RNA sequence: AGGAGUCUGGACGGCCGCUUCGCCGCAAGGCGGGGAGGAAAGUCCGGGCUCCACGGGUCAGGGUGGUUGCUAACGGCAACCGGCCGCGAGGCCAGGGAAAGUGCCACAGAAAACAAACCGCCGGGGACUGCAAAGCCUCCGGUAAGGGUGAAACGGUGCGGUAAGAGCGCACCGCGGGCCUGGUGACAGGUCUGGCAGGGCAAACCCCACCCGGAGAAAGGUCAAAUAGGGAAGGCUCACGGCGACGACCCGCGCCAUGCCUUCCGGGUAGAUCGUUCGAGGCCGGCCGCGAGGUCGGUCCCAGAGAAAUGGCCGUCUCCCCCUCACGGGGUGCCAGAACCCGGCUUACAGGGCUCCU
Numbered sequence: 001a002g003g004a005g006u007c008u009g010g011a012c013g014g015c016c017g018c019u020u021c022g023c024c025g026c027a028a029g030g031c032g033g034g035g036a037g038g039a040a041a042g043u044c045c046g047g048g049c050u051c052c053a054c055g056g057g058u059c060a061g062g063g064u065g066g067u068u069g070c071u072a073a074c075g076g077c078a079a080c081c082g083g084c085c086g087c088g089a090g091g092c093c094a095g096g097g098a099a100a101g102u103g104c105c106a107c108a109g110a111a112a113a114c115a116a117a118c119c120g121c122c123g124g125g126g127a128c129u130g131c132a133a134a135g136c137c138u139c140c141g142g143u144a145a146g147g148g149u150g151a152a153a154c155g156g157u158g159c160g161g162u163a164a165g166a167g168c169g170c171a172c173c174g175c176g177g178g179c180c181u182g183g184u185g186a187c188a189g190g191u192c193u194g195g196c197a198g199g200g201c202a203a204a205c206c207c208c209a210c211c212c213g214g215a216g217a218a219a220g221g222u223c224a225a226a227u228a229g230g231g232a233a234g235g236c237u238c239a240c241g242g243c244g245a246c247g248a249c250c251c252g253c254g255c256c257a258u259g260c261c262u263u264c265c266g267g268g269u270a271g272a273u274c275g276u277u278c279g280a281g282g283c284c285g286g287c288c289g290c291g292a293g294g295u296c297g298g299u300c301c302c303a304g305a306g307a308a309a310u311g312g313c314c315g316u317c318u319c320c321c322c323c324u325c326a327c328g329g330g331g332u333g334c335c336a337g338a339a340c341c342c343g344g345c346u347u348a349c350a351g352g353g354c355u356c357c358u
Base pairs, nucleotide, nucleotide: 001358002357003356004355005354006353007352008351010317011316012315013314014313015312016311018035019034020033021032022031023030024029037335041346042345044344045343046342047341048340049216050215051214052213061212062211063210064209065208066080067079068078069077070076081095082093083092084091085090096207097206101205102204103201104200105199118147119146120143121142122141123140124139125138126137128135129134155173156172157171158170159169160168174196175194176193177192178191179190180189181188182187220274221273222272223271230265231264232263233262234261235260236259241256242255243254244253281300282299283298284297285296286295287294288293318333320331321330322329323328
């Protein structure tokens, strides 16, 4: 001068509050314990939990994409492989398939993919100039070596070859294919062979492999006023209506129904409560593993509100900044703030510390 990882995020004391839990108290209240984060954030990914749905398969839709592992799971993490960048420590990579098909490749350029002739180079014919050599114009053909355009121009370098050229031939490099060796594997090394095949883009459609049921804490469970409505039982009523005893009718009686009252039941709103914080939990140690991590033992309990507590003041010290020669004085203290929980990712973050490495 850099690279990688990790920790911290003012400390202590006093006073006054807020919230929750426990104990005491008839109560008022008192005493004691706990009380934001490294991201509590974005709500991006995964899981737990709950309810709904559910016989299987296919399609559709969404996601993931080197390999092997870790994990409850993941788009996370670890180790490794490959490519690119860096002198290096290290960093970055949606890192399967472009020979299934379709599509796209701006501008420039002759041509952007069944290649292409603008300039140049070479051969031939013709016109003109010239004694000639040659020059110049034009036509036909060859040529992808050279120039020029472009992000990219149909393997690269060299030698040979040729009219000039060209994997046309050869050597090396690159590339394709076969085999062998090593590795669980991605892959690596070796060897033989093929003159070399169709450039790129799949965070374009698409193909392949694998994964995915839906909704979320306003999930969901329990208790349960008042009002209206439903059901059951009992009591009263029996005017009207129906039924009964009678051959018929009337009165009376009984029952049903109706109406009223009481009690109970069930659903259910407000409300209350559970879910809700002991958990894939923290710390310490042993063992296994390169590691992510696993396992065993010990130890600890560490916010749980409900429109929402976690605050304020003072003192001493401290970090940084300013003034001062100094003593001293003044100012300032990152980003942010729980709401069912957990594992990640991403983003924000003044300042400070530690370890390893170049």
Annotation: Bacterial RNase P class A from a soil metagenome, 358 nucleotides, folded computationally. The sequence is in RNAcentral, with records from MGnify.